[in-house]
Context: one part of a larger RNA
RNA sequence: GAUUGAACGCUGGCGGCAUGCUUAACACAUGCAAGUCGAACGCGAAAGUCCUUCGGGGCGAGUAGAGUGGCGGACGGGUGAGUAACGCGUGGGAAUCUACCCUAGAGCGGGGGACAACCCGGGGAAACCCGGGCUAAUACCGCAUACGUCCUACGGGAGAAAGAGGGCCUCUGCUUGCACGCUCUCACUCCAGGAUGAGCCCACGUCCGAUUAGCUAGUUGGUAGGGUAAAGGCCUACCAAGGCCACGAUCGGUAGCUGGUCUGAGAGGAUGAUCAGCCACACUGGGACUGAGACACGGCCCAGACUCCUACGGGAGGCAGCAGUGGGGAAUAUUGGACAAUGGGCGCAAGCCUGAUCCAGCAAUGCCGCGUGUGUGAAGAAGGCCUGCGGGUUGUAAAGCACUUUAAGCAGGGAGGACGGGAAGCGGGGUUAAUACCCUUGUGACUUGACGUUACCUGCAGAAUAAGCACCGGCUAACUUCGUGCCAGCAGCCGCGGUAAUACGAAGGGUGCAAGCGUUAAUC
Numbered sequence: 001g002a003u004u005g006a007a008c009g010c011u012g013g014c015g016g017c018a019u020g021c022u023u024a025a026c027a028c029a030u031g032c033a034a035g036u037c038g039a040a041c042g043c044g045a046a047a048g049u050c051c052u053u054c055g056g057g058g059c060g061a062g063u064a065g066a067g068u069g070g071c072g073g074a075c076g077g078g079u080g081a082g083u084a085a086c087g088c089g090u091g092g093g094a095a096u097c098u099a100c101c102c103u104a105g106a107g108c109g110g111g112g113g114a115c116a117a118c119c120c121g122g123g124g125a126a127a128c129c130c131g132g133g134c135u136a137a138u139a140c141c142g143c144a145u146a147c148g149u150c151c152u153a154c155g156g157g158a159g160a161a162a163g164a165g166g167g168c169c170u171c172u173g174c175u176u177g178c179a180c181g182c183u184c185u186c187a188c189u190c191c192a193g194g195a196u197g198a199g200c201c202c203a204c205g206u207c208c209g210a211u212u213a214g215c216u217a218g219u220u221g222g223u224a225g226g227g228u229a230a231a232g233g234c235c236u237a238c239c240a241a242g243g244c245c246a247c248g249a250u251c252g253g254u255a256g257c258u259g260g261u262c263u264g265a266g267a268g269g270a271u272g273a274u275c276a277g278c279c280a281c282a283c284u285g286g287g288a289c290u291g292a293g294a295c296a297c298g299g300c301c302c303a304g305a306c307u308c309c310u311a312c313g314g315g316a317g318g319c320a321g322c323a324g325u326g327g328g329g330a331a332u333a334u335u336g337g338a339c340a341a342u343g344g345g346c347g348c349a350a351g352c353c354u355g356a357u358c359c360a361g362c363a364a365u366g367c368c369g370c371g372u373g374u375g376u377g378a379a380g381a382a383g384g385c386c387u388g389c390g391g392g393u394u395g396u397a398a399a400g401c402a403c404u405u406u407a408a409g410c411a412g413g414g415a416g417g418a419c420g421g422g423a424a425g426c427g428g429g430g431u432u433a434a435u436a437c438c439c440u441u442g443u444g445a446c447u448u449g450a451c452g453u454u455a456c457c458u459g460c461a462g463a464a465u466a467a468g469c470a471c472c473g474g475c476u477a478a479c480u481u482c483g484u485g486c487c488a489g490c491a492g493c494c495g496c497g498g499u500a501a502u503a504c505g506a507a508g509g510g511u512g513c514a515a516g517c518g519u520u521a522a523u524c
Stems, first nucleotide, its partner, number of pairs: 001524004006520005013370006019363002021328001026326003030323003035071003040068002043065001048059004078281003087206007096198002101194003105190003109143001111141002118133006149157003163186006172179003207253003214244003219241008256278004260271004283304005306317004334360001336359003342356001343354004373403004383394004407465001409460005417451001420447002425443006468513005473494003479508005489496002
């Protein structure tokens, strides 16, 4: 000199854009943060309202709600404890899986038995649990078929499926307008390829310590088997005796890694907040279940510590999600708004959910911009300070006069962020027996903004509401007086202060920065 996720002292007008627990991976009150689908399924209220023969019935409404089932809760969000490791970075590799999605091919035949909800009964303070009975499905289980696949391969083995929502009467059936019929759409099953995501292996690189020199028995390799989606001591049995190491093994300490960031002419040094990629973790330790995917932050089980409820028999919980509280600390924000946009989950869709996200609030924490007025004005006013008492200086500074009105304030106008969604009708295309229905596409009345009193523009009034901080011995820009008297004090270094201190304290003056200025800490 540059820099910071800074803090402290004094001071403080506005706006834009960023950033904001670096400490206790300490403990957490409260609310919210993951749901959705009635176009998979069986049930199914009420408020209200209308009618009534006062028993009840209709609408509300197959709505709310719980349940079965499907998909999603493995993403998104947080943290950095652990980890010196194939964890990360770069570059390669072969022995793998991949829900939803895309492309293409084939199939979607025929049966069965349950369990919730519900009803009945029982236990418990509660959490909840038990017994009996009824029932549906895209839930579950067989049979048939099998492109492909497996094996000891002219042979043999195992393995699928689900319907729903519309429309129609051309075909089939009949009870003649319906269906198990036809048709459309969306689903379902299998196989192949792709895409995406994930698992695994290798080479090289990746902090300090030798006051850590030897380490290793599943250890190193082989055979056989098991196991996994998959190679492999990953595991087991047997056999061999190997494997690593001074190019630093092992041990100990410290630490998430990277793109980057800061500094520097560079080489390098330091660092890893925000943003992005990867990894690890989710009260502590262990375990598996489900699933395409987890050994799963807001799932399950066991153990432990802690907290809470209890009728003492037994139960409940996990903010390193967003806010917020206590504690720790020099120190770090609101128990805010909205799904309008972007994105995600579910759904045919409308839509619902979304503390992701977008916004607002707080903080000079940082960067950037603007303002605190402009011109004129010498009686060089008064006052202050200095003085050699003549004057000098503060100082065109003020007052006065003439103007301007940014920002703030008040009033009015007012974009863009909006793409979409979408009734009826109409047009094009597809499908079909069909002009129906459906799908697709265009048009389309109408309609969606948290921010928001938005940005921006216009008008109004009036200099009106807006300057401080540090320093002045040398380094280093800037000097005098008074007080003090090796005292009180200053100090980054040299050093000042013991009676004229430009170095302490104050005043006047000056210098430098400026909504900041200094100090401290830290890096180069």

This is a predicted structure of a 524-nucleotide part of an RNA (small-subunit ribosomal RNA, 5' domain) from an activated sludge metagenome. Model confidence (mean pLDDT): 85 of 100.